[in-house]
RNA sequence: CUCGAUAAAGGCAAACUCAUCGUAAGAUGAGGACGCAAAACUACGGACCCCGUAAAACAUGGGGUGGCCGGGUUACCGAAA
Numbered sequence: 001c002u003c004g005a006u007a008a009a010g011g012c013a014a015a016c017u018c019a020u021c022g023u024a025a026g027a028u029g030a031g032g033a034c035g036c037a038a039a040a041c042u043a044c045g046g047a048c049c050c051c052g053u054a055a056a057a058c059a060u061g062g063g064g065u066g067g068c069c070g071g072g073u074u075a076c077c078g079a080a081a
Stems, first nucleotide, its partner, number of pairs: 002081001004077001011036002016031006034067001040073003044070003047065007
């Protein structure tokens, strides 16, 4: 450095509920745990979602999701290999 345990210390927080913001997707805070070895950060690529334009579609403009996947950056521990 790769890797990820019948180890140790910890961490995060899905659905749902309440409050607030937002046209919306959704976000934030509190409660709450389905899960997570990067479920930390980051919208670069793909995908999906929302709003607008368009008769519709293709397309296109703006936005969202990092717990959809990939990429990039950083991080605790130290079994076997």

c-di-GMP-I-UAU riboswitch aptamer from Candidatus Oleimmundimicrobium americanum, 81 nucleotides, folded computationally.
The model forms 95% of the base pairs in the Rfam consensus.
Rfam family: c-di-GMP-I-UAU riboswitch aptamer. A reference for the family is Weinberg et al. (2017), "Bioinformatic analysis of riboswitch structures uncovers variant classes with altered ligand specificity", Proc Natl Acad Sci U S A. Gene Ontology term of the family: cyclic-di-GMP binding. Clan: c-di-GMP_I riboswitch clan.